[in-house]
c-di-GMP-I riboswitch aptamer from a Gemmatimonadota bacterium, 75 nucleotides, folded computationally. Its mean pLDDT, the model's own confidence on a scale to 100, is 89. Lineage of the source: Bacteria > Pseudomonadati > Gemmatimonadota. Of the family's consensus pairs, 94% are formed in the model. The sequence was found by an Rfam model in a public genome assembly.

RNA sequence: CAUCGACAAAGGCACCCCGGUCGUGAGACCGGUCCGCAAAGCCUGGGGUCUCCUCGAGAUGGCCUGGCUGCACAG
Repeated sequence: CAUCGACAAAGGCACCCCGGUCGUGAGACCGGUCCGCAAAGCCUGGGGUCUCCUCGAGAUGGCCUGGCUGCACAG
C1' cells in the first nucleotide's frame, strides 16, 4: 500500500410510517421516527422492477452487479 475482516473507539446514514412541499406518475425533498447498513457515501455503465405526456423519457444506488472515494483497528 492492497484485499478480506473480528473486538473496540469516535462518529455517520436513516426502512416502514406520519406531517408538509414538489411532480401527470413512479417518486423526490424537508421535519419527526429508527427497520437496518462497514460504505445504506458518490455515479444509471450493465441488468431487474416501477411510472408516464409510452417509437421515447423518467424513477429506483436501502434490487443485483460494476466503477470511484472514505474513518478506525486484531488477524